Predicted 3D model of a 526-nucleotide part of an RNA (small-subunit ribosomal RNA, 5' domain) from a Minisyncoccia bacterium. NCBI's taxonomy places the organism under Bacteria, Bacillati, Minisyncoccota, Minisyncoccia. The RNAcentral record of the full RNA draws on ENA. Its Rfam family is "Bacterial small subunit ribosomal RNA". Its mean pLDDT, the model's own confidence on a scale to 100, is 82.
Context: one part of a larger RNA
RNA sequence: GGAUGAACGCUGGCGGCGUGGAUAAGGCAUGCAAGUCGAACGGAUCUAAUCUAUGGAAGCUUUUGAUGAAGGUAGCAAUACUGACUGAUAAAUUGGAAAUGGACAGAUUAGUGGCAGACGAGGUAGUAACACGUAGAUACGCACCCCAAAGUCGGGAAUAAUCCAUCGAAAGGUGGACUAAUACCCGAUAGUCUCUAAGGAGUAAAGUUUUAACGCUUUGGGAGCGGUCUGCGUAAUAUCAGCUAGUUGGUGAGGUAAUGGCUCACCAAGGCUAUGACGUUUAGGGGACCUGAGAGGGUGACCCCCACCGAUGGGACUGAGACACGGCCCAUACACCUACGGGUGGCUGCAGUCGAGAAUCUUCCACAAUGGACGAAAGUCUGAUGGAGCGACGCCGCGUGAUGGAUGAAGUGGUUCGCCAUGUAAACAUCUUUUAUAGAUCAGAAAUUUUUGAUCAAUCUAUGAAUAAGGAGUUGCUAAACUCGUGCCAGCAGCAGCGGUAAUACGAGUGCUCCAAGCGUUAUCC
Numbered sequence: 001g002g003a004u005g006a007a008c009g010c011u012g013g014c015g016g017c018g019u020g021g022a023u024a025a026g027g028c029a030u031g032c033a034a035g036u037c038g039a040a041c042g043g044a045u046c047u048a049a050u051c052u053a054u055g056g057a058a059g060c061u062u063u064u065g066a067u068g069a070a071g072g073u074a075g076c077a078a079u080a081c082u083g084a085c086u087g088a089u090a091a092a093u094u095g096g097a098a099a100u101g102g103a104c105a106g107a108u109u110a111g112u113g114g115c116a117g118a119c120g121a122g123g124u125a126g127u128a129a130c131a132c133g134u135a136g137a138u139a140c141g142c143a144c145c146c147c148a149a150a151g152u153c154g155g156g157a158a159u160a161a162u163c164c165a166u167c168g169a170a171a172g173g174u175g176g177a178c179u180a181a182u183a184c185c186c187g188a189u190a191g192u193c194u195c196u197a198a199g200g201a202g203u204a205a206a207g208u209u210u211u212a213a214c215g216c217u218u219u220g221g222g223a224g225c226g227g228u229c230u231g232c233g234u235a236a237u238a239u240c241a242g243c244u245a246g247u248u249g250g251u252g253a254g255g256u257a258a259u260g261g262c263u264c265a266c267c268a269a270g271g272c273u274a275u276g277a278c279g280u281u282u283a284g285g286g287g288a289c290c291u292g293a294g295a296g297g298g299u300g301a302c303c304c305c306c307a308c309c310g311a312u313g314g315g316a317c318u319g320a321g322a323c324a325c326g327g328c329c330c331a332u333a334c335a336c337c338u339a340c341g342g343g344u345g346g347c348u349g350c351a352g353u354c355g356a357g358a359a360u361c362u363u364c365c366a367c368a369a370u371g372g373a374c375g376a377a378a379g380u381c382u383g384a385u386g387g388a389g390c391g392a393c394g395c396c397g398c399g400u401g402a403u404g405g406a407u408g409a410a411g412u413g414g415u416u417c418g419c420c421a422u423g424u425a426a427a428c429a430u431c432u433u434u435u436a437u438a439g440a441u442c443a444g445a446a447a448u449u450u451u452u453g454a455u456c457a458a459u460c461u462a463u464g465a466a467u468a469a470g471g472a473g474u475u476g477c478u479a480a481a482c483u484c485g486u487g488c489c490a491g492c493a494g495c496a497g498c499g500g501u502a503a504u505a506c507g508a509g510u511g512c513u514c515c516a517a518g519c520g521u522u523a524u525c526c
Base pairs, nucleotide, nucleotide: 001526002525003524004523006522007521008520009519010518013398014397015396016395017394018393019391020390026354027353028352030351031350032349035115036114037113040112041111043109044108045107046106047105050103051102052101053100054099059094061092062091063090068085071082072081073080074079122309123308124307132233133232134231135230136229137228138227140226141225142224145222146221147220148219149218150217151216152215153187154186155185156184162177163176164175165174166173167172193202194201195200207214208213235281236280237279242272243271244270247269248268249267250266251265252264253263254262284306285305286304287303288299289298290297291296311332312331313330314329315328334345335344336343337342362388364387365386366385370384371382372381373380374379401431402430403429404428411422412421413420414419436463437462438461439460440459441458470515471514472513473512474511475496476495477494481510482509483508484507485506491498492497
């Protein structure tokens, strides 16, 4: 001098692009981060119309006729008789409502089933190793995707959901009955498939629907992905010198998708090592990044590739793929709930919280774009992603005004008291509006006829110099000096060193120098 995921001190106007838990892989409240398919299936719930079956209300008509009663007859009257009309109740015919069941249609979805949860996202604890890099090898596998060929026949038994009963505080079960499928099982068929002693033997399928498709089974090939093996490279340490018994090799068997002591039985006694075995310490590796003329030296943040990990330690299941971060089982520690019998959990996902620390952000918006999962699609989900927020943490850009302006004003500092410096600086005049504030318009990212923008740029108008400068240094190295205070005190300091009464080195003021929204200090590397 350059550099940093930096921190600290003083200061701080704006924008763009980046970047931000390096320490405790310490503990975590809360919300979200992986679902989707009703065009696989039976139900359940809701909705409206039609058809069908059950059902039979109100009402109409006829008959019946309780009650009340205008009036009439007899009587002086009480009263007796009669009585148009009123119409309770009951019966019959007709009528066809509500409601219920079934069929069909639409919507939602707890369950069965399929695909995806092995990707994406995070971290670097472990690992000195075929983990990584590079160059090769083969004894192997592959869901989805693409190409080609052939096939898709017949039957069966269950089970969840549901209903009933029942146990438990809960988590969660138990028993009985019923039912469907692209769930499960059996049979048929059999080729390019497998085995074979070459004669032969064996193995498959699933349907859905709007009739246009999507599927299913078998085989071969492709694409891409993965498994395994090998050469070379790959930190320090000899104050680690010997290490090894499945150890090294062979035969046979088992196991695997596949080679192999991978495992086992038998046999042999080998194998590695000063070209550093074995041990110990440290560490994810690479592309890259920093520095340097280069050779080198240092680093492994962000981004990309690979590996490994998912509270700690084991284990397998399912599956094309896991020995599986938001799956299962066991053990351990920790934490939580409890009716004390028993249960539940795993932020090294995104935010956020406590802790430790010099130190590192919002419990934000949106699926509009890109990409992913599922789906025929519409679409749903997506803390991936796109964005916004916070932090001068970094880089870059812009601004804090421009032009004129000498009585060289005032103030301040110095002074040989003449004056000198601050200094065209200010005032003042004219101008501009980047930025700021307020308001308006609107393209593009959007493809495609319609629909679809979280967020941001751009353009225009108005106001008015209006909102915006500091930090460090000033003895030499090293750019920039005077005055006062202090008196080996207080203090400075990277090195040399300065300070004991005229300190350009301490403290202050004024001037000056350097850099500038930063400037210094500390730490680390070249």